[in-house]
Molecule: small-subunit ribosomal RNA
Organism: Nitrospirota bacterium
């Protein structure tokens, strides 16, 4: 200098319940963290950490020794000398050393480790007038005079050993005695303060010691010397200090109430003893106390804090390293010594467990460093060094030190650092990919220049080193001293494990040095390729069943980087436990109600005090850490120094508003009295009608009665009807009512008694007396239990009838408990406003019930006020909405109760109440990603409302039955090619399968191929034509005739062969697609924009009144416009005009024929065909809302769209169709391609669809007679004549067509026959004989003749079509086509019935309502049984721990007592003994481990057993959601396979439809 004061540094969310929307709610993620672990990967260097498991066993080796200046004693080797008889012996040094022993001091800390403890154990502040404290430090006193063993040692005995025993020597700072001696200690007496405990002062008795080392010679003794002296250390008494430690107390500090009572030394006294000290610490008496809902007791986990890691924070979690405290030391007990231990690396007993053993005995404890086995996902070296620091011991050199300093080993964590840099585009190759052009990897490589950190190699080279101690110098105290020590300072010397260190140079070279992860969203980053719900993935949501950005590889990108992912675990997000910061009407959640303990809150004045509560200051919150400066290692993790801060304890002083406590007051809160009122409030005891039902008796007769409809039931024995009489029980119509009354269940005929609570009016009084309420009483519908009565009706069970597939059921007939009563249980409901209780505030509006009152007035009624209940609408607010709204769910305050994701579950074990039934408290293990509320849009209702439609009804006429046609399905086959499947497949694709077609099958060729383009190479014309072999043909052998164009002369067209791109597949995928098509539905509807409304999906617009075929128009209207559809423009038909007039016409003129528009002409009509007009609800009258419109009328060919068509909104159905085309993907490629022949698509026991001919007399056959329209024709249509009975044949005229041909129109009329029959109906079916078509009629074609002559006599359930020129009938045309028609498209000709009406069947369409449905009723769903898995109650036992309680038993070892054996110090004796005094032994008390009996908790396991959850496609039914088809739920009984049913009470979270009452509005 900063740091300091003041303001302040802080806060993200997302995914996933729905068709979609908002809430509510869980799960999930991204974030940071670690003593981790595990993959793949690995260049360096620093700083830090590494058994979280087995307190689980451990080999080796070290981790606590030191002092000779406290003692005695005293070596060997080795080396050297002297002597030798050469064996060897002595001296010296070695060395006063080793090793060992007495003694001292240390070992009680360092270290580790967390087992046990829920505790004064820890943290934090106090207190010890209840207490010690070695070494140290500072003051004071002293340090005398004496004995007597003893180990070492010798030796001798026992033992394998460990070790022991007995003799015999010695010392000392070992031990003992005497002496002194004090403010020690203890005892008497006495002073002041203070007050249980102290602090003096007098006296009196008691208690100690040890010497050792240098050094000197003044004094004493002396020969040195020491016994003197000097200094040092030691020793002994004190008092103070530090250091440590004991011991009390406030106050914090887990989880269980499914642990609620606990305790006898337990609580307290008194007195002993003990203790370093208080203390029941132990003992003896004596008293009965003490803890506890603010959690004792008891279970269960856990060492505590400082801190740490998250969080914004407040918390939550956690307690490795780092300091701090306990506590532990193989497991229990227990003392010793010692200042300090009940002692990790001391002792002693028990007890497991290892070892040694000669079997008699013995020896150990790594939770000290390494290390080893085990364990386990997992955790270093059996390293180096005392050189710093520290510490023992020593005067001191020193020694001892796995504390400690260092290395090693791990990416296990934090920092940092390199793997080069700068240029370089033909944008190389290679890989991917590609819509083939290209794009991308990618300046990224090569290539050029530059650099050289770190590694590597060589060279230097620190700090860390001060001390102590030597050597010298100099000072200073003490000393007689110049001496010696001692202390001070200066120089100088010594001492480094780390270390081949860090650091600094030099040398060479881009040279050695990148991964992992991850790429559907969340969440940065996409493509190909393979595999096809497989093999994978996966945090959540979820991908994968042939085109996967979600599996796997690739290639590309994205993070991050020497590390990346995974997993685990903590916080966070998560306001998901809500103090800050959440909720309970419906989402989970208000106790059924009340009363009223403990507690928590609590009116207004005034005054005390100062517990709370504020402020100021003191102490004190250890260091480290976090934090702010600043410094030190190049930085930076990291360390160093100051500093804040540590929201917390304590004292101490002040403030006094508010809370509190005390006093004193007041009256509004509450409460009392007085007057009045209202009531289904409750208890009890009388009591009266109607009604059911038996009874008895009269009438009277065949039925009653019940239901959808029946039966069972009753009835001729006289029922049911009716009439009189009577008994019995139960309930109390009407009045009656969103009226009353209660705290809630709840209560209803009258009358009396008792009573209990509200109101309202008005003075008085009490002075806060309140509010709420955890336990706790109490009361509490139905049902159910016990006793006793009753028992009329109804009525679980039951029993019969019917329904039904079944019908343990809805109906119906019976009918027992029960329903009443008394009395005692029981304690539950949808006990519901799903809304706990009190208070205060905050627009109104209307109505009901009970009071009082104002103004007027005789008076009442209106009208205004006001107080208590009780509805209803609405303002603000509130709310996810949805509704709430003075009776709040609005705004506050005080209690109280409950909720924290579905299920599992209100279950299971416990526990507690109850005869039972059960009830109340009430989980987990597992399993889901949901489950839920309210509200939207649709679908859907065996909801409702309106309304259309050949939808029904009213008719006509058919199918179904029979033959045959034809498609389909099935069966068959070698194939019977493929599609198409309710309506929307089945005379469908197919408008026409003998061959072809044709896709199928049987054979039989052919492979660049039957057709299609190109390129190379080699030819050549090829093609064509005539022959020929072989074949069933395709094909194949072979020969013969014939020989090209164009050219700029290189050549190109054409064209054969090989090759090679590639052709080709009626091969799969219609669920990978285009386009075309059906279908709802020609139904009237489906949307926008803008703007309002809503939090929002959404609504409004499009709803509402009217209309209408129509969302068609009109009106209204927060909506106002638009837009696809509707309708209308389009064609056709129906009338009209114009124009035009040939192949068509033919009125009038004229010719002409038997006859005929045949000719000549005409242009009127008829028709052609092009242009026009006409019809718009335009008029007129009625209804209607002065509309839109409707209805009738007039005119008109035509009348309200005039018929008829063509036109099909936005979507629905993964409809249909890859075989019509097209086309992605996929497969085949001498075959799935292609060519050919024969077969097959045409088969038949069968069933269906759709036709057709009929069953006849409205008709059949036979004659005769007449009237269309659509259309077609040249590879055609065929006339007219001739043949044939007939199909047909010949035959050729005319037609490219209003000209000619098909071509006869056929029902129809007219006659004539037939006579109700299997026929003169009816044509099947067969036999023969033909014709045509076509290369060919056999499988397999069509017609024609003659013969035959089958079912069939109007069709069962059931079913179809049609509203007018329709049905119904009756002929003709035409597409395919060689030929084949009962289909199929057209045509015209004859020509009907009916519609009352919308009850009801199917479709539709708007509105509304309900839902648990959104794949959208072909929807959801529920239970039992069947199989698998899972987890968990129960359970006869078994088994383990863990513990009470009683006993019994008792090792070591303290204490105690006793000690007749034994004993050096001291005393007493001459001795001998003797005392003091001790030991051994033995006894008591306590008690470890044990043992025994019993109980308790808590595990584990258990035959069977019990429910629960789980499982793509099992089995009964069908409980629920719509009125779910009996409305559903809630208690409770009772039955049944099963969901479930039924009986009583109860809610509405119950449709519809009527009615009452209220309320909006006019």
């Nucleotide at each position: 200098a900063u740091a300091c004061u003041c303001u302040u540094u802080g806060g993200a969310g997302a995914g996933u319940u729905u068709g979609a929307u908002c809430c509510u709610g869980g799960c999930u993620c991204a974030g940071a963290a670690c003593g981790a672990a595990c993959g793949c990967u690995g260049g360096c260097g620093g700083c830090g950490u590494g058994c979280c498991u087995a307190a689980c066993a451990c080999a080796u080796g070290c981790a606590a020794g030191u002092c000779g200046a406290g003692c005695g004693a005293g070596a060997a080797a080795g080396c050297u000398c002297c002597c030798u008889u050469c064996g060897g012996g002595g001296g010296g040094u070695u060395a006063g050393u080793a090793a060992a022993g007495c003694g001292g001091c240390g070992a009680a800390u360092g270290g580790g480790u967390g087992a046990g403890u829920a505790a004064c154990a820890c943290g934090u502040g106090a207190g010890c007038c209840a207490u010690c404290u070695a070494u140290c430090c500072u003051c004071g006193a002293g340090u005398u005079c004496g004995g007597g063993a003893u180990a070492a040692c010798a030796c001798g005995c026992c033992g394998a050993a460990a070790g022991g025993c007995a003799u015999g020597c010695u010392a000392a700072u070992a031990c003992c005695g005497g002496a002194u001696a004090a403010u020690a200690u203890c005892c008497c007496c006495u002073g002041g303060g203070g007050c249980u405990u102290c602090c003096g002062g007098g006296g009196g008795a008691u208690c100690a010691a040890a010497g050792a080392a240098u050094g000197c010679c003044u004094c004493u003794g002396u020969u040195u010397c020491a016994a003197g002296c000097a200094u040092u250390c030691a020793c002994u008494u004190g008092a103070g200090g530090c250091c440590g430690a004991g011991c009390u107390c406030g106050c914090g500090c887990g989880c269980c109430a499914u642990u609620a009572g606990c305790u006898u030394g337990u609580u307290g006294g008194u007195g002993a003893g003990g203790u370093a000290a208080c203390g029941g610490c132990u003992c003896a008496c004596c008293a009965a106390g003490g803890c506890u809902a603010c959690g004792a007791u008891g279970g269960u986990u856990a060492a505590c804090u400082g801190g740490u890691c998250u969080g914004a924070g407040a918390g939550g979690a956690u307690g490795a390293u780092c300091a701090g405290u306990c506590a532990c030391a193989c497991c229990g007990g227990a003392a010793u010594u010692g200042a300090g231990a009940u002692a990790c690396g001391g002792u002693c007993c028990g007890g497991a467990c290892u070892c040694c053993u000669a079997c008699g005995g013995g020896a150990g404890g790594c939770a000290g460093c390494a290390g080893u086995g085990a364990g386990g996902a997992a955790u270093a070296u059996u390293g180096c060094g005392c050189a710093a620091u520290g510490g023992g011991c020593g005067a001191a050199a020193g020694c001892c030190u796995g504390a400690c300093g260092c290395a090693g080993c791990a990416a296990c964590g934090c920092c940092g650092c390199g793997u080069g840099g700068a240029g370089g585009a033909u944008g190389a190759c290679g890989g991917c990919u590609u819509u083939c052009g290209g794009g991308u990897u990618g300046u990224a490589a090569a290539c050029u220049c530059c650099u050289u950190u770190c590694g590597u190699g060589u060279g230097g080279a620190a700090c860390g080193a001060a001390u102590c101690c030597c050597u010298g110098c100099g000072g200073g105290a003490u000393g007689a001293a110049u001496a010696a020590g001692c202390c001070c300072g200066c120089a100088g010397g010594c001492u480094g494990a780390c270390g081949g260190u860090a650091c600094c140079g030099c040398a060479a070279u881009a040279a050695g040095a990148a991964g992992c992860c991850c790429c559907g969203g969340c969440u940065a980053a996409c493509u190909c390729u393979g595999u096809g719900c497989c093999a994978g993935c996966a945090g959540c949501c979820g991908c994968g069943g042939u085109a996967a950005u979600a599996c796997a590889g690739a290639g590309g990108g994205g993070g991050c980087a020497a590390g990346c992912g995974u997993u685990g675990u903590u916080c966070g997000g998560a306001a998901u436990u809500a103090u800050u910061g959440g909720g309970c009407g419906u989402a989970a959640a208000g106790c059924g109600a009340a009363u009223g303990u403990a507690g928590g809150c609590g009116g207004c004045c005034g005054g005390a005090u100062a517990a709370g509560u504020c402020a100021g200051a003191g102490g004190u919150g250890a260091a480290a850490g976090c934090u702010c400066a600043u410094g030190g290692c190049u930085c930076a993790a990291c360390c160093a120094u100051g500093g804040a801060a540590g929201u917390g304890c304590c004292u101490u002083u002040g403030a006094u508003a508010c809370u509190g406590u005390c006093c004193g007051g007041c009256u509004u809160g509450a409460g009392u009295a007085c007057g009045a009122g209202a009531g289904a409030g409750g208890a009890a005891a009388g009591u009266g009608g109607a009604a059911u039902u038996c009874c008895c008796a009269g009438u009277g007769u065949a039925g009653c009665g019940g239901u959808g409809a029946a039966a069972u039931g009753c009835g001729u024995a006289g029922a049911u009807a009716u009439u009189g009489g009577g008994a019995a029980g139960a309930a109390c119509a009407u009045c009656g009512g969103u009226g009353g009354c209660g705290a809630a269940g709840g209560c209803g005929g009258c009358u009396u008694u008792c009573u209990g609570g509200c109101u309202c009016g008005u003075u008085a009084c009490u002075g806060a007396c309140g509010c709420u309420g955890a336990g706790a009483u109490u009361c509490g519908a139905a049902a159910g239990c016990c006793a006793g009565g009753g028992g009329a009706g109804c009525g679980a069970a039951c029993g019969g009838g019917a329904u039904u597939a079944g019908a343990u059921a809805c109906c119906c007939c019976g009918g027992u408990a029960g329903u009443c009563c008394u009395g005692g249980c029981c304690g539950u409901a949808a006990a519901c406003g799903a809304u706990g209780a009190a208070c205060a505030c905050u627009a109104g509006g209307u109505g009901c019930a009970g009071g009082a009152g104002g103004u007027a007035u005789u008076g009442a009624c209106c009208c205004c006020u006001u107080c208590u209940g009780u509805g209803c609408c609405a303002a603000a607010g509130c709310u996810a909405a949805c509704g709430c709204a003075u009776u709040a769910a609005g705004u506050g305050u005080u209690c109280c109760g409950c909720c924290u994701g579905g299920g599992g579950a209100g279950u299971a074990c416990g526990g507690u109440c109850g005869c039972a039934a059960g009830g109340c408290u009430g989980a987990a293990a597992c399993u889901c990603a949901a489950a839920g509320g309210a509200a939207u849009u649709g679908a859907c209702g065996g909801g409702g409302g309106c309304c259309c439609g050949c939808a029904c009804a009213a008719g006509c006429g058919g199918u179904g039955g029979a033959g045959c046609a034809u498609g389909u399905g099935g069966u068959u086959u070698a194939a019977u090619u493929c599609g198409a499947c309710g309506c929307a497949a089945c005379g469908c694709g197919a408008a026409g399968a003998a061959c072809c077609u044709u896709a199928c099958c049987u054979g039989g060729g052919c492979u660049u191929g039957a057709a299609c383009u190109g390129u190379g190479c080699a030819g050549g014309a090829c093609a064509g034509g005539u022959c020929u072999u072989g074949g069933a043909a395709a094909c194949u052998u072979g020969a013969c005739c014939c020989u090209c164009c164009c050219u700029u002369c290189g050549g190109g067209g054409c064209u054969u062969g090989c090759a090679u791109a590639g052709a080709g597949g009626u091969g799969c995928u219609g669920c990978a697609u285009g386009g075309c098509u059906g279908u709802c539905g020609u139904c009237a509807g489906c949307u926008c924009g803008u703007g309002u409304c809503g939090u929002g999906a959404g609504a409004u617009g499009u709803u509402g009144g009217g209309u209408u075929a129509a969302g068609u128009c009109c009106c209204g209207c927060a909506a106002c416009g638009a837009g696809c559809g509707c309708a209308a423009c389009c064609c056709u038909u129906g009338u009209c005009u114009c124009u035009a007039g040939u192949u068509g016409c033919c009125a009038g003129c004229g010719c002409g024929u038997a006859a005929u528009g045949g000719c000549g002409g005409g242009a009127a009509c008829u028709u052609u065909a092009g242009a026009g007009a006409g019809a718009c609800u335009g008029c007129c009258g009625g209804u209607g809302a002065c509309a839109a419109a409707c209805c009738g009328g007039a005119g008109g060919a035509a009348g309200g769209u005039g018929g008829g068509g063509a036109u099909g909104a936005c979507g629905u159905c993964a409809a249909g169709u890859c075989c019509u085309c097209a086309u992605g993907g996929c497969c085949c490629u001498u075959a799935c391609g292609u060519c050919c022949a024969g077969g097959g698509c045409u088969a038949c026991a069968c069933a269906c669809g759709u036709g057709c001919u009929a069953c006849a007399a409205u008709g059949g056959c036979c004659g005769g007679u007449a009237c269309a329209a659509u259309g077609g024709g040249u590879c055609g249509c065929c006339a007219a004549c001739c043949c044939g009975c007939g199909a047909g044949g010949g035959g050729g005229a005319g037609c490219u067509a209003a000209u000619c041909c098909c071509a006869a129109a056929a029902a129809a009329c007219c006659g004539g026959u037939c006579g109700u029959a299997g026929u003169u109906c009816g044509g099947a079916u067969u036999g023969g004989a033909g014709u045509c078509u076509g290369c060919a009629a056999u499988u397999c074609g069509a017609c024609u003749c003659c013969a035959u002559g089958a079912a069939g006599c109007c069709g069962g359930a059931a079913u179809c079509g049609c509203u007018a020129g329709u049905a119904a009938u009756c002929g003709c045309g035409g597409a395919u086509c060689a030929g084949c028609a009962c289909g199929c498209c057209g045509c015209g000709g004859u020509g009907a019935a009916u519609a009352c009406g919308u009850u009801c069947u199917c479709g539709g369409g708007c509105c509304u309502u309900g839902u648990a449905c959104a794949c959208a009723c072909c929807g959801c769903c529920c239970g039992u049984c069947a199989c698998a898995c899972c987890a968990c109650g129960a359970a006869a036992g078994u088994u383990g721990u863990u513990u009470g309680u009683a006993c019994c038993a008792g090792a070591a070892g303290u204490c105690g007592g006793u000690g007749a054996g034994c004993c050096a110090a001291c005393c007493c004796g001459c001795a001998a003994g003797g005392g003091a005094g001790g030991c051994a032994g033995c006894c008591g008390c306590c008690c470890a481990c044990g043992g025994u009996a019993u109980g308790a908790g808590c595990g584990a396991u258990g035959a069977u057993u019990g429910g629960g959850g789980u499982g793509a496609a099992g089995u009964c039914g069908u409980a629920a959601c719509a009125a779910g088809g009996u409305a559903g739920c809630c208690g409770u009984a009772g039955g049944g396979g099963a969901a479930c049913c039924u009986g009583c009470g109860g809610c509405u979270g119950g449709a519809u439809c009527a009615c009452c009452u209220c309320c909006u509005u006019u």